[in-house]
Context: one part of a larger RNA
RNA sequence: CGGAAGUGACUUGAGAAAAGCUAUCCCUAGUACGAGAGGACCGGGAUGGACGCAGCUCUCGUGUGCCAGUUGUUCUGCCAAGAGCAUGGCUGGUUAGCGACCUGCGGAAGAGAUAACCGCUGAAAGCAUCUAAGUGGGAAGCUCCUUUCAAGAUGAGGUCACUCACAGGGUUAACCUGGUAAGGCCCGUGGUAGACGACCACGUUGAUAGGCCGGAAGUGUAAGCGUGGUAACACGUUCAGCUGACCGGUACUAAUCGGCCGAGGGC
Numbered sequence: 001c002g003g004a005a006g007u008g009a010c011u012u013g014a015g016a017a018a019a020g021c022u023a024u025c026c027c028u029a030g031u032a033c034g035a036g037a038g039g040a041c042c043g044g045g046a047u048g049g050a051c052g053c054a055g056c057u058c059u060c061g062u063g064u065g066c067c068a069g070u071u072g073u074u075c076u077g078c079c080a081a082g083a084g085c086a087u088g089g090c091u092g093g094u095u096a097g098c099g100a101c102c103u104g105c106g107g108a109a110g111a112g113a114u115a116a117c118c119g120c121u122g123a124a125a126g127c128a129u130c131u132a133a134g135u136g137g138g139a140a141g142c143u144c145c146u147u148u149c150a151a152g153a154u155g156a157g158g159u160c161a162c163u164c165a166c167a168g169g170g171u172u173a174a175c176c177u178g179g180u181a182a183g184g185c186c187c188g189u190g191g192u193a194g195a196c197g198a199c200c201a202c203g204u205u206g207a208u209a210g211g212c213c214g215g216a217a218g219u220g221u222a223a224g225c226g227u228g229g230u231a232a233c234a235c236g237u238u239c240a241g242c243u244g245a246c247c248g249g250u251a252c253u254a255a256u257c258g259g260c261c262g263a264g265g266g267c
Base pairs, nucleotide, nucleotide: 001152005163006162007161008160009159010158011157015149016148017147018146021049022048023047024046025045026044027043033038051106052105053104054103055102059100060099061098062097066093067092068091069090070089071086072085073084074083075082076081110144111143112142117137118136119135120134164265166178167177168176169175183261184260185259186258187203188202189201190200191199208254209253210252211250212249213248214247215246217243218242219241224237225236226235227234228233
């Protein structure tokens, strides 16, 4: 820009893409078959590998502004307690998130038309012949069935809902201009989203983010004081203290006030 006014939402599916794998074991059955050795078709079940999709309950990894321990050194006047630096100094754990080594699921079943091939009936050609007329079976392959995208599918589809038929100019008619409606954008707070756009949630008629409060979870019993010990240290107060992302609550802070765009409908 188109989709024959403007707008919001929900859809149909022409078409396109994806997927399509496979092993071992058990039963049938040591049966059919075979002198034996060996050893099935058909049918049913179990467990895997690789691949793919999704997820974070479990397990593991990471977790550089979480917690603790600890070495050297500098500083906070000293003790004590801390801070900086040394690969996050090193070490032990670890929330959220992300991930796989973790968890769940998938390939199927079914239908149709077929290939090679196997048939039925059957002449030409009194026989024979799957073929000439007719007719059946038959594959991981083909068309459906499953998943995703999808009306620029210009063949531009469908359904529901909202806004109304404004004003000026004009050869009165396309068209031009203007303020608006529904609605949208800008702007702001953000994340289930994300390179940026976009998408999604929210903007005081408010829990969107921060703060605060409570909880979960992590670390593992803070500092100070007391008691015991010559001391290192131990014990008590104390399952303490501290805490990033998690859950819930609460308008304290910031989403203020606002600005812009946007129909008038072909014969």

Large-subunit ribosomal RNA, domain VI from a metagenome, 267 nucleotides, folded computationally.
The RNAcentral record of the full RNA draws on SILVA.
The coordinates come from a structure-prediction model, not an experiment, and the mean pLDDT is 88.
It matches the Rfam family "Bacterial large subunit ribosomal RNA".